[in-house]
RNAcentral holds the sequence, with entries from SILVA.
A computed fold for a 1401-nucleotide RNA from a sediment metagenome, annotated as small-subunit ribosomal RNA.
RNA sequence: AGAGUUUGAUCCUGGCUCAGGAUGAACGCUGGCGGCGUGCCUAAUACAUGCAAGUCGAACGGGGGUGCAGCGAUGUACCCCAGUGGCGACCGGGUGCGUAACACGUAGCUGACCUGCCCCUCAGCGGGGGACAACAGCCCGAAAGGGCUGCUAAUACCGCAUACGCUCACCGGGUUUAGAAACCGGGGAGGAAACUCACGGGGCUGAGGGAGGGGGCUGCGGCCCAUCAGGUAGUUGGUGCGGUAGCGGCGCACCAAGCCGACGACGGGUAGGGGGCCUGAGAGGGCAACCCCCCACACUGGGACUGACACACGGCCCAGACUCCUACGGGAGGCAGCAGUAAGGGAUAUUGCGCAAUGGGCGAAAGCCUGACGCAGCAACGCCGCGUGGAGGAUGACGGCCUUCGGGUCGUAAACUCCUUUGGCUGGGGACGAGCAAGGACGGUACCCAGCAAACAAGUCACGGCUAACUACGUGCCAGCAGCCGCGGUAAAACGUAGGUGGCGAGCGUUAUCCGGAUUUACUGGGCGUAAAGGGUGUGCAGGCGGGGUCUCAAGUGGUGUGUGAAAUCGCCCGGCUCAACCGGGCGAGGUCAGGCCAGACUGAGGCUCUGGAGUGCGGGAGAGGGGCGUGGAAUUCCGGGUGUAGUGGUGAAAUGCGUAGAGAUCCGGAGGAACCCCAGAGGCGAAGGCGGCGCCCUGGCCCGACACUGACGCUGAGACACGACAGCAUGGGGAGCGAACGGGAUUAGAAACCCCGGUAGUCCAUGCCGUAAACGAUGCCGACUAGGCGCUGGGGGUCUCAACCCCCUCGGUGCCGCAGCUAACGCGCUAAGUCGGCCGCCUGGGGAGUACGGUCGCAAGGCUAAAACUCAAAGGAAUUGACGGGGGCCCGCACAAGCAGCGGAGCGUGUGGUUUAAUUCGAGGCUACACGAAGAACCUUACCUGGGUUUGACAGGCGGCUAGUAGGGCGCGGAAACGCAACCGACCCGCAAGGGAGGCCGCCCAGGUGCUGCAUGGCUGUCGUCAGCUCGUGCCGUGAGGUGUUAGGUUAAGUCCUGUAACGAGCGCAACCCCCAGGUCUAGUUACACGUUGUCUAGACCGACUGCCCGUGACAAGCGGGAGGAAGGUGGGGAUGACGUCAAGUCAGCAUGGCCUUCAUAUCCAGGGCUACACACACGCUACAAUGGCCGGUACAGUCGGUUGCCAAGCGGUAACGCGGAGCCAAUCCACACGAAAGCCGGUCUCAGUUCGGAUUGCGGGCUGCAACCCGCCCGCAUGAAGUCGGAGUUGCUAGUAACCGCCGGUCAGCCAUACGGCGGUGAAUACGUUCCCGGGCCUUGUACACACCGCCCGUCACGUCAUGGGAGCUGGUCACGCCUGAAGUCAGCGGGUGAACCG
Repeated sequence: AGAGUUUGAUCCUGGCUCAGGAUGAACGCUGGCGGCGUGCCUAAUACAUGCAAGUCGAACGGGGGUGCAGCGAUGUACCCCAGUGGCGACCGGGUGCGUAACACGUAGCUGACCUGCCCCUCAGCGGGGGACAACAGCCCGAAAGGGCUGCUAAUACCGCAUACGCUCACCGGGUUUAGAAACCGGGGAGGAAACUCACGGGGCUGAGGGAGGGGGCUGCGGCCCAUCAGGUAGUUGGUGCGGUAGCGGCGCACCAAGCCGACGACGGGUAGGGGGCCUGAGAGGGCAACCCCCCACACUGGGACUGACACACGGCCCAGACUCCUACGGGAGGCAGCAGUAAGGGAUAUUGCGCAAUGGGCGAAAGCCUGACGCAGCAACGCCGCGUGGAGGAUGACGGCCUUCGGGUCGUAAACUCCUUUGGCUGGGGACGAGCAAGGACGGUACCCAGCAAACAAGUCACGGCUAACUACGUGCCAGCAGCCGCGGUAAAACGUAGGUGGCGAGCGUUAUCCGGAUUUACUGGGCGUAAAGGGUGUGCAGGCGGGGUCUCAAGUGGUGUGUGAAAUCGCCCGGCUCAACCGGGCGAGGUCAGGCCAGACUGAGGCUCUGGAGUGCGGGAGAGGGGCGUGGAAUUCCGGGUGUAGUGGUGAAAUGCGUAGAGAUCCGGAGGAACCCCAGAGGCGAAGGCGGCGCCCUGGCCCGACACUGACGCUGAGACACGACAGCAUGGGGAGCGAACGGGAUUAGAAACCCCGGUAGUCCAUGCCGUAAACGAUGCCGACUAGGCGCUGGGGGUCUCAACCCCCUCGGUGCCGCAGCUAACGCGCUAAGUCGGCCGCCUGGGGAGUACGGUCGCAAGGCUAAAACUCAAAGGAAUUGACGGGGGCCCGCACAAGCAGCGGAGCGUGUGGUUUAAUUCGAGGCUACACGAAGAACCUUACCUGGGUUUGACAGGCGGCUAGUAGGGCGCGGAAACGCAACCGACCCGCAAGGGAGGCCGCCCAGGUGCUGCAUGGCUGUCGUCAGCUCGUGCCGUGAGGUGUUAGGUUAAGUCCUGUAACGAGCGCAACCCCCAGGUCUAGUUACACGUUGUCUAGACCGACUGCCCGUGACAAGCGGGAGGAAGGUGGGGAUGACGUCAAGUCAGCAUGGCCUUCAUAUCCAGGGCUACACACACGCUACAAUGGCCGGUACAGUCGGUUGCCAAGCGGUAACGCGGAGCCAAUCCACACGAAAGCCGGUCUCAGUUCGGAUUGCGGGCUGCAACCCGCCCGCAUGAAGUCGGAGUUGCUAGUAACCGCCGGUCAGCCAUACGGCGGUGAAUACGUUCCCGGGCCUUGUACACACCGCCCGUCACGUCAUGGGAGCUGGUCACGCCUGAAGUCAGCGGGUGAACCG
C1' cells in the first nucleotide's frame, strides 16, 4: 500500500466482497507448565442456607458466674449477658432500572448556603430537680410480640445562674452599585455545659478560624426521528406571605398576559455520563466490561421520622404484587453485598482460607467487628514467558504416496552414537512480605541444592483466483463446497480421502460485533449535459455573502503569560520481579476552557465620505410580449336555387358510405364556426409555459446614445406567494372542420391496431379548479477573467457619397467552427461543461418504488412529501471490435430473371426413417446424412442372432520346466462343422559327450476386444469457398479496448493494378510458375500407316499470346471499348492447387492413440440364420407413358480402356444364354474389338388404341459362376402382360462443344442384384432485357439493450408452489396521555377532645 467481481475486450461510474486490528465472547477440534489479569453482556427474574455492622464497663444501674477475704451480712478482683446512654450504622460493597436532565464533562459563581468526627485560637465547665428501661410481680398471645403495677443510675432528660467579638430587632456610620444584605459602632433583649479516669489523660459547652466534605446557580459541550410544528395555566412575570441550611413560581393569595419555538420548542424512540478503551496517517468512527470520578436505584409505588449529613440496600410507616409460617385469631420476608440455587441463555466460577497485610467502625487501650480487602480454587477467556530436546548420522533403510517404471518424495526425518535436564518426579534446605520484640491466610509456596531418565508433553486450519501451499484416487450437476468471483453433468489442484506442501502453534479455525480498507456522506476529502443528481418559471421575508477611502472599538483573529484540565491510562527515560506480561518512579502529552496583557493587517461593529456596483431622469428604437374591443378575406361544411346525369367516394386493392326521392361535378345566393396562405428566416419577443391576419384602447419588459442625479440602495434566496403546455374537472354558452370512446368496412391465424366510411365527449368562449410533462440546452441564478474566424438580428459612431451600398469601430441579442483549458469518453469551448468567487436546489448500488402508511392540497381524477420488509452482483455511462437489421450505398455468383431438360404422380432398383425381429451389426443427420463409409453381404466378408466348441488362447514377444517314437504326415471312428479320439508312417541343425537349438506340451509374464469416450487426441476429410480476403514489423493517433496501413477516387475475375494518403514496408492468400487439350517447328519412330520423299499417327523438346500493334476513351495512370494480324486473344478451354479461421462439423469401425471397461469372456473357432424382414414415409436413380415413336430389314462413323488361375480368334453345335474348340497375345503387334458402337441414314410396317406403347408381375423350360443359388445370384427362350395417357403444392441441373440425347469402357468382382460410381467418345441446342425481388457472398457506412452474436435478446398475462409486504368485516395487547369518582400512610395548618413528672401560679 491494495485486490476480486458488470464487458468479447476497454475506459469511467458504482455497489458488493476480501486481506488488518480488536473483544467481558461463544462454538468445533486439540491441550504440557508458569506468571499477571479477566469471568451473567440474557430475567433490575425468583430465591433455600450461611456470612456481609458493629463497638464502648475508662458514661450508667442491674442480672449471672468464678476466685480471694470474712462465721455471715458484706467487701474486693475477674469473666459473661441484656438494658439505659454514646459513636457508628448515610462509609465501604452491588447494580444500570430510570434519566436527553445542570444527570454528566469543562470553566466559573454562591455578597444566597450547611458541615459530626480532625487541627488551630479564645473563653467556660456553678448550683439544683424530676423521671424511664433494665429488674421484680401479675396478666394476654400459637407465634411475632404486648399490657398493668412497683423500684432505680447516668456523659439520658429539665429548670436556674453566668457569658464573648454569638443571635435578634432598632439607631448611626459605611464601601460598591441601577439598586444592598458585606463591614464598623451604640445601647437593649435572648441563648451553654458532664462528667470519667486517677494525675497524666479522655470527654463536655460557647465563639472565631482552618482542612476536607456537601447543597444551590450559570456559560459552553456531547443521541436519532420534522412521516412530531406549534407548545404552555403555576404556564411567564410582579407584589406579599409561607417554607428551607439557602436563592427561587419551591408553595400559596392577588395582579398583569406573558413565556418557549425551524439556532428545532412540544412530542416520540433510544440511552446512565465522564476519565478512558478499540480502530484510524490524521480528521473521524465505534464502545462505555475490568480500574477511577460523578449520578441514579435497592421487590413495585408513595411517605416522612431520626440525624451534622438520608427521604436511608442488610431502618420505619402505608398501598400493591409475590413467597413463607400459622393453633386461622394473626404474623414474617426483600442477595442489583460474598458464596450458592432455580430459571432464562450460545454463554460466565468456590455455599473456600484469613483478618497476617492495606483500609474502615468503635474503644484511652488491649481488642472486637469487617465476604471492603489479602489470598487460594475453577475456566487456554485474554496477555506474556517456557517446554515437548541438542549435536552428529546416507546403502538416502523399512513403510507410505507419486511415477514417463528410469526414478522422485516424506528425508537427517527415523534407526544408531554422543550430549543436556527447563517443565516433571524423588529427597534436602527454605524466605521477603512485619516499620522495637513476638505474631503469615497465602505456605513447606516462591527460590536454592542433590538425584532420575530423552525419559511424560502437538495440534489445528488451509493448499482454483484474491492468498503462501499440488499430486493421486473416489464421486459424476450426485454427494457436497462456497467470504466474493464461482466449483461438481467420467481424467475435478475448488466435493470426499490419502500422500505431500504452506501458515500459525498450546493453540488453531468458525460465528457474532466494532473500526479500517470505504475519498462509499468527501471538515481534512466527492459530485449533479449523457453514469444517481439543477427545483417547470419568477417575485421575494428570514438567513448566507457583499465595492473604494478614512477614523474609532477589539467580538472574530494572531502573540505572550497565568489558572485549571484528579489519579490511573498514553509517550519518553529510569528502576523492580532471571526476561516479558505485570508493577514502581520521574518527565511529558492531553481543552472548541476561563482570566490577564499586547497587536490592529484581514473579517466584524460604529462614525464620516466616494462613484466604478445598483438605480432614477432625458432623447431615440425593435419586437407573434400581455389583456380587451372591433374588423377582413380565402377555404371547409351546411341550407336555398339553377344547369345536368350515373355514378361518386375511398384504397396497396377493396368495401362500408353517399347517389335516379337526382348525388358527385358546376354556377349564383345565404348561414355559421374555427384557423389566419404568401410575408416566414439557423428571424423576433417573453422568466418559463408560450406568442403569428388587420385596426384601436390599456399595459409589462428590453436595447442604444449623451449628459445630469441618488450614493452600496447589492447578489442569492429555505419557507411563502404568483405564473404555469396538453389532457382533465365544474357551471353556462358555442360547435364549421377535426376527432378519444363508439358503430361499420377492410387487413389478419386473430386485429381489441395500423388503412377506409361515419361519429360523441373534447378541441372554441366566459368564470372557477387542476399544477403535471423528454416543463430539455436533460446544463440553477449573479459577477469577474481567459486566442480567434464566419453568419443572422436591434442600435450608435467613423469613412465615403448628392444619397445609399461596400468597408472599419462599438454595445445588446442569437447561431456555426475552433486555440488554450476541461472531460471517462462523447463533447464543451467569451451564450463554457475553461479559471475563480457568492448563494440556493439536488445525488449516494439495482429492483421493491416515486410505491405503502401517515400528513397535507384537490369536487374528482389525482398532486406534493416519502419509507421498509424482501431480493440481486450487479444496475449503469461513453467509446471499441464484431455479428445482425423486413437500414443505406457499391459489387459479385445458374442467385433470380430469360431458356432447355427434369424431379415431385406410375412400376422397378438402391439408400434412409419407421415398424418388425432371436438378430434385422455399426456409423453418417439441414445446406455439408439418405446409389454416403459399400470400387460387389449366397458361405466368407460379418462386427449381429441362435446353437455347439476352445481357454497361453486364432495372432506377438519373454522366462522357467518337460519332450524320441517327439515335431510333422495321417487310414479310420463320432460329429453339422469346429473339435475330440486315433491305427500306421515318421524327422531336422550344432555338439565327442553331456547337452543346446527348432518344433510341440505344461506353467508364469502376457495376448485379444469392430467394447465406451471423435466432448481427452493424432492424422485425414467435409463446409463457408477459388469467396478475396486474413495478418505482421516499425512509425503515427487514442488513457484504453483499438485505429491507421486494409479507408478514399478510379479499375479488375481478384487487397488486380493506378492515383491519392501518417503512413512505409512485409507475410499467408489472388495471379504466375506445374499437368492436359487446341496451332506450329524440330527430333525419333517399334507393333501404327497410303510402306516411305513420313502426310495421318505415336511421344519428347521447343516456338507461339505480351493489351505487343493501331484508333478511341481515361487523370499524361491503371485500365476499358473497337480493330488488325493470328490456330488461339485480353485469365484461350480444363485440371491440380483451398489463406487466418468457423461449425467441440465427421471419423476411436481404415489406421494410430490417452483414459475407462472386459479376461472359461465384451476374447476366439464352427454350423445355421440375419444384415435381403414390410402397413407405411422420404431421398437418389432407371424405364416409361409413345408417331421427333415402336418394330423389321438394310447401311455408316468413335474414343477412353482391360487382358496369363486372364482376354480369348477362326471353325462347329444351339432360336438364344451358352457349349465345344483351340490359333494368337505378358500385348501401338494378339484378343474383347468389328470392315461394321448407338443415336444416325435408307426402305418397310404400325395409325392414336392402354395400342405392334409400356414392360412390372408370374408360369414353364434352359444356360453360367460357385463346396453350395431354399431363404438370397445373373443370363437365355417361350408364355404372361400390371401401373402408367406427361404428373398438386413445391423443387433440381445447366451459359457452349455446355444442356439434352446416344452408346462404349473401367474398377470392385468366382458370380452378381451396377439402373450406382469413375471415365470415353458420337449427335448437338435455346436463352441472359436486366439486378427490383428469393438464396449465398465481398467492401464502405448507419442503428443496436445482440457478443454461446437475430435460431440473439426480451415483455406481459395465466397455471402451481414458497417467501416478504400493503388493504381487509373486525378481534386483541403494549405504550403515552386526558376527564371524572374513591382515596392509604404521611407532612403542614385550622378546629375540637384527651393526657402530662421535672417549669410557673
It matches the Rfam family "Bacterial small subunit ribosomal RNA". The coordinates come from a structure-prediction model, not an experiment, and the mean pLDDT is 87.